[in-house]
Molecule: Bacterial RNase P class A
Organism: Muribaculaceae bacterium
RNA sequence: GCAGAAGGGUGGUCUGUCGCUUGAAGACAGGAUCUUCAAGAGGAAAGUCCGGGCAACAGAGGGCACCAUGUUUCCUAACGGGAAGCCGGCGGCGACGCCGGGGAUAAGUGACAGAAAACAACCGCCUCCCAAGGGAGGUAAGGGUGAAAAGGCGGGGUAAGAGCCCACCGGCUCCCUUGGUGACAAGGGAGGCCGCACAUCCCAUGGGUUGCAAGGCCAAAUAUACCGGCAGUCAAGGAUUGCCCGUCCAUUGCCGGGGGGUAGGCUGCUUGAGCCCGCGGGCAACCGCGAGGAUUAGAUAAAUGACAGACGCCAUCUUUUUGAUGGUACAUAACCCGGCUUACAUCCCUUCUGCUUUU
Numbered sequence: 001g002c003a004g005a006a007g008g009g010u011g012g013u014c015u016g017u018c019g020c021u022u023g024a025a026g027a028c029a030g031g032a033u034c035u036u037c038a039a040g041a042g043g044a045a046a047g048u049c050c051g052g053g054c055a056a057c058a059g060a061g062g063g064c065a066c067c068a069u070g071u072u073u074c075c076u077a078a079c080g081g082g083a084a085g086c087c088g089g090c091g092g093c094g095a096c097g098c099c100g101g102g103g104a105u106a107a108g109u110g111a112c113a114g115a116a117a118a119c120a121a122c123c124g125c126c127u128c129c130c131a132a133g134g135g136a137g138g139u140a141a142g143g144g145u146g147a148a149a150a151g152g153c154g155g156g157g158u159a160a161g162a163g164c165c166c167a168c169c170g171g172c173u174c175c176c177u178u179g180g181u182g183a184c185a186a187g188g189g190a191g192g193c194c195g196c197a198c199a200u201c202c203c204a205u206g207g208g209u210u211g212c213a214a215g216g217c218c219a220a221a222u223a224u225a226c227c228g229g230c231a232g233u234c235a236a237g238g239a240u241u242g243c244c245c246g247u248c249c250a251u252u253g254c255c256g257g258g259g260g261g262u263a264g265g266c267u268g269c270u271u272g273a274g275c276c277c278g279c280g281g282g283c284a285a286c287c288g289c290g291a292g293g294a295u296u297a298g299a300u301a302a303a304u305g306a307c308a309g310a311c312g313c314c315a316u317c318u319u320u321u322u323g324a325u326g327g328u329a330c331a332u333a334a335c336c337c338g339g340c341u342u343a344c345a346u347c348c349c350u351u352c353u354g355c356u357u358u359u
Stems, first nucleotide, its partner, number of pairs: 001355009012311007020040008028031001042330001046341002049339005054211004066207005071085005086101006102202002107200001108198003122143002124139007151169002154166003170194002172191008215267004224259001226257007237249004275293002277290005312328006
């Protein structure tokens, strides 16, 4: 210098004009008013995937079902998140990256092909019988099928064979020693213990439901439950009573009171398991301490914008400066917080790897 790997940061600046939301102060015409001043989106505000706070409702206790998670140690309020590791597999020359991780001595399943998918005999091999082609039995060394065929290979052995026995190799289980907090690793020993795959299943742990449109308070107009007063009807209702009057109830209208609910308003609402700096602990995630520091978005159909100019940055052309043209991302809070995932123009920093050049 080129090409890469891992991690972290940045996320334009200024001016003018016209607007928006909130707060404070002032004005008078007292309002959905005007004036002035101040403040006003992000690293992901996004997806709404996981966890928690908070809230309402539900809930003796236990079990089933359902869902999620599943190696170790640690971090955390918590998590399905994070840090550092362990084991296996894959990719890269390498820095490094990606994928997987409870249990296969319970049960279950394994298409097609194949005799057989674990109580293996189709061909072949061996023995016997009948006698020339069959029958009975033994056999997993050979053939063939399959994704997968009874650990591999050599020797012994045998009628033929077989971990049936033995050596070596591979695996599994158990025991011991050493190292490690641990998963585990290294070494030694014992046992012929020896098919594979799948989580249907089993085990362990966790999970009550709904989300700020939760919830709390105030509460108009209109209609109305209910209560009171007055008036009317009493022609036809009911009771007192068989009948009449009277009384009461009922009914209708008006007036007054009035609960609940709706519109609307207030609250919840933003200072927080929060941020920066310093010191200390830890490999790290993270934690502790500090009379160190900074910190006013709270809208509700939803404000934080639009236009113009200047500068900055990048690319291309011209090229001594300079000038011209184009570009300047992803995206916009909705109760709050911790994560995850995804999107992102440009620029910067740290550590490391490979190749090349020079000394």